Source information
A computed fold for a 265-nucleotide part of an RNA from a Bdellovibrionales bacterium, annotated as large-subunit ribosomal RNA, domain VI. Rfam family: Bacterial large subunit ribosomal RNA. Rfam links the family to the GO terms structural constituent of ribosome and ribosome. Its mean pLDDT, the model's own confidence on a scale to 100, is 86.

Context: one part of a larger RNA
RNA sequence: CGUAGGAAAAUUGAGAGGAGCUGUCCUUAGUACGAGAGGACCGGGAUGGACAAACCUCUGGUGUUCCAGUUGUCGUGCCAACGGCAUUGCUGGGUAGCUAUGUUUGGAACUGAUAACCGCUGAAAGCAUCUAAGCGGGAAGCAGACCUCAAGAUAAGUUUUCCUGAUCUUCGGAUCCUAAAGACUCCUUGUAGACUACGAGGUUGAUAGGCAGGAGGUGUAAGUGUGGCAACACAUUCAGCUGACCUGUACUAAUAGUCGUGAGG
Numbered sequence: 001c002g003u004a005g006g007a008a009a010a011u012u013g014a015g016a017g018g019a020g021c022u023g024u025c026c027u028u029a030g031u032a033c034g035a036g037a038g039g040a041c042c043g044g045g046a047u048g049g050a051c052a053a054a055c056c057u058c059u060g061g062u063g064u065u066c067c068a069g070u071u072g073u074c075g076u077g078c079c080a081a082c083g084g085c086a087u088u089g090c091u092g093g094g095u096a097g098c099u100a101u102g103u104u105u106g107g108a109a110c111u112g113a114u115a116a117c118c119g120c121u122g123a124a125a126g127c128a129u130c131u132a133a134g135c136g137g138g139a140a141g142c143a144g145a146c147c148u149c150a151a152g153a154u155a156a157g158u159u160u161u162c163c164u165g166a167u168c169u170u171c172g173g174a175u176c177c178u179a180a181a182g183a184c185u186c187c188u189u190g191u192a193g194a195c196u197a198c199g200a201g202g203u204u205g206a207u208a209g210g211c212a213g214g215a216g217g218u219g220u221a222a223g224u225g226u227g228g229c230a231a232c233a234c235a236u237u238c239a240g241c242u243g244a245c246c247u248g249u250a251c252u253a254a255u256a257g258u259c260g261u262g263a264g265g
Base pairs, nucleotide, nucleotide: 001152005163006162007161008160009159010158011157015149016148017147018146021049022048023047024046025045026044027043033038051106052105053104054103055102059100060099061098062097066093067092068091069090070089071086072085073084074083075082076081110144111143112142117137118136119135120134164264165176166175167174168173177262182259183258184257185256186202187201188200189199190198207253208252209251210249211248212247213246214245216242217241218240223236224235225234226233227232
């Protein structure tokens, strides 16, 4: 820009892409078959490998924004307590998120038309013949079925809902009055994200921060007291601290504007 008014939703599916793999074991059955050795088709069930997708409950990893321990040195006047630097100084753990080696799921079943091939009926050609007329079976393949996208599918589809004044007119429009539904800019942002887009919100508000409580993590803070010559131990104290997680709460910040019309070639 188009889809012959504007808008918000929900859809159909022309078409396109993805997936499509396979082992072993049990049973049928030591049956059919075979002198024996051996040993099935068909059917039913179980469990794997590789591959793929989603996810983080479990098992782990990471987690330089969380907690603790600790070495050297410098600083806060000193003790104590802390802070800086040394690869995050080193070390032990670890929330959210992201992850695989973790968890769950998938390939299927089924239908249709067929290939090679196997048939029925059957003439040309009194026989025979699957074929000439006619009718069946038949593959991991083909078309569906399963998953995803999809109306710029220009043949531009469908459904539902919302919005839309008056006068004059030569029917092109003019004057007055009004800015609808809705959208956007902007702002707070994240389950989204390179930017954009997408999603949640903008006071009729829980969108982010803060605050309160909780979960989870770390592992018993500081100060004080007691014991010990002291290092240190114990009590107060499953304390103290705590990023992303959950619930609540307007304390802070979401100011303010623009576009879009009036019934349709």